A computed fold for a 477-nucleotide part of an RNA from an uncultured organism, annotated as small-subunit ribosomal RNA, 5' domain. It matches the Rfam family "Bacterial small subunit ribosomal RNA". The RNAcentral record of the full RNA draws on ENA and SILVA.
[in-house]
Context: one part of a larger RNA
RNA sequence: ACGCUAGCGACGUGCCUAAGGUAUGCAAGUCGAACGGAAAGGCCCUUCGGGGUACUCGAGUGGCAGACGGCUGAGUAACACGUAGGAACAUUCCCUUAACUCAAGUAUAGCUCACCGAAAGGUGUGGUAAUCCUUGAUAGUCCCUUCGGGGUAAAGCUUUUGCGGUUAAGGAUUGGCCUGCGGCCUAUCAGGUUGUUGGUGGGGUAAAUGCCUACCAAGCCUAUGACGGGUAGCUGGUCUGAGAGGAUGACCAGCCAGACUGGGACUGCGACACGGCCCAGACUCCUACGGGAGGCAGCAACUAGGAAUCAUGCGCAAUGGACGAAAGUCUGACGCUGCGACGUCGCGUGAAGGAUGAAGGUCUUAGGAUUGUAAACUUCUUUUAUAUGGGAACAAGUUCUGAGUGUACCAUAUGAAUAAGUGCCUGCUAACCACGUGCCAGAAGCAUCGGUAAUACGUGGGGCACGAGCGUUAUCC
Numbered sequence: 001a002c003g004c005u006a007g008c009g010a011c012g013u014g015c016c017u018a019a020g021g022u023a024u025g026c027a028a029g030u031c032g033a034a035c036g037g038a039a040a041g042g043c044c045c046u047u048c049g050g051g052g053u054a055c056u057c058g059a060g061u062g063g064c065a066g067a068c069g070g071c072u073g074a075g076u077a078a079c080a081c082g083u084a085g086g087a088a089c090a091u092u093c094c095c096u097u098a099a100c101u102c103a104a105g106u107a108u109a110g111c112u113c114a115c116c117g118a119a120a121g122g123u124g125u126g127g128u129a130a131u132c133c134u135u136g137a138u139a140g141u142c143c144c145u146u147c148g149g150g151g152u153a154a155a156g157c158u159u160u161u162g163c164g165g166u167u168a169a170g171g172a173u174u175g176g177c178c179u180g181c182g183g184c185c186u187a188u189c190a191g192g193u194u195g196u197u198g199g200u201g202g203g204g205u206a207a208a209u210g211c212c213u214a215c216c217a218a219g220c221c222u223a224u225g226a227c228g229g230g231u232a233g234c235u236g237g238u239c240u241g242a243g244a245g246g247a248u249g250a251c252c253a254g255c256c257a258g259a260c261u262g263g264g265a266c267u268g269c270g271a272c273a274c275g276g277c278c279c280a281g282a283c284u285c286c287u288a289c290g291g292g293a294g295g296c297a298g299c300a301a302c303u304a305g306g307a308a309u310c311a312u313g314c315g316c317a318a319u320g321g322a323c324g325a326a327a328g329u330c331u332g333a334c335g336c337u338g339c340g341a342c343g344u345c346g347c348g349u350g351a352a353g354g355a356u357g358a359a360g361g362u363c364u365u366a367g368g369a370u371u372g373u374a375a376a377c378u379u380c381u382u383u384u385a386u387a388u389g390g391g392a393a394c395a396a397g398u399u400c401u402g403a404g405u406g407u408a409c410c411a412u413a414u415g416a417a418u419a420a421g422u423g424c425c426u427g428c429u430a431a432c433c434a435c436g437u438g439c440c441a442g443a444a445g446c447a448u449c450g451g452u453a454a455u456a457c458g459u460g461g462g463g464c465a466c467g468a469g470c471g472u473u474a475u476c477c
Base pairs, nucleotide, nucleotide: 001472002471003470004469007347008346009345010344011343012342013340014339015305020303021302022301024300025299026298029064030063031062034061035060037057038056041055042053043052044051045050071258072257073256081182082181083180084179085178086177089175090174094171095170096169097168098167099166100165101164102136103135104134105133111126113124114123115122116121142151143150144149156163157162184230185229186228191221192220193219196218197217198216199215200214201213202212203211233255234254235253236252237248238247239246240245260281261280262279263278264277283294284293285292286291311337313336314335315334319333320331321330322329323328350380351379352378353377360371361370362369363368385414386413387412388411389410390409394404421466422465423464424463425462426447427446428445432461433460434459435458436457442449443448
């Protein structure tokens, strides 16, 4: 996974195939205590045209976060991973210590006006703010230095014991780089390599290095398997096994890689960036034919493929994260619920008594044997079920806040009441008789069975095994 069957619960778990294609909704925002402001709502005034306020706040500038979290395993046999080390590095936010936070300037969005376009969007004019941008000053434990000297900084908001900004040193965290060792198959792959191996000068990077470049030398790897081909994400672990091993890498955790395919950089502490940008390509959609838009290997869902894998659910109450001084906002992370016997575990389908060994069935030597204490019947119980009533914890933060949920659980009532199947019975292998069939129909894992007395086929009775499961198939030990 499939076939038959099926009462309940808890905890897990659920596209292994097409990294095929996707309608729709949601999944990354936040800050008015950075800024100019006022589109909407509120409040006040109103001559009903509108005006004011800033309770609040759309759009915009600016800051931080979108490099985390979530998904997938295509590629990769590699310092990708695991482990043990190393030196030439960076690190927003956080912590500690020390010092500073002075002066000036002109742009631009929003807005106004005019205009182009079907749309997406765009052009020009006028004027404006800042924690935007630019210039100057200052300067040390900073940087460079020929040791004379030279160079580089800042931003304010709030009215609070506040939050910030700049520089330097240290810490913490995270990351980049290098190396030893370790882990697949193949020789029907034996030679491979030219930035290749090393050196010098130069460039480049946060940083060592042929990382790049010019010149010079001719090296370097290889039967201890180079190079090539095939396959594959790696590990902690998981399954099996007395172990040694063998197989495997679903869920969970760590690392890596990818984001329609290929390439590229920008911003930034950090990306060469899944829900950012640019170019090319394939595909899909819109179009007024001029031109535009898109990327579910996020959560649901649809379609295709397939033996096969769920809801277009609820909530931010908890935990965690982003932003914010906070209130709070956002969060398909997460917490829950739903569906599936898909798995593991637990519970139940009644208990005790009951022999005229009833009836019925089956077999029979026709006497009986067996089904079988099984049933009926008597007494009892109420797990479970149903109904009624009560009713949490999870809230951490004296108040408030619960999606789940009137859930778990408790009490009372009713009444054995609501609940058993599947496979097998020749040997291996636990469990046998009768009838039917007659090398037919069929069975079968292997040996085999069946041609007129079949314990092997089919049916009935009986039995054996396991049991809400049982059997078959596939695969691993």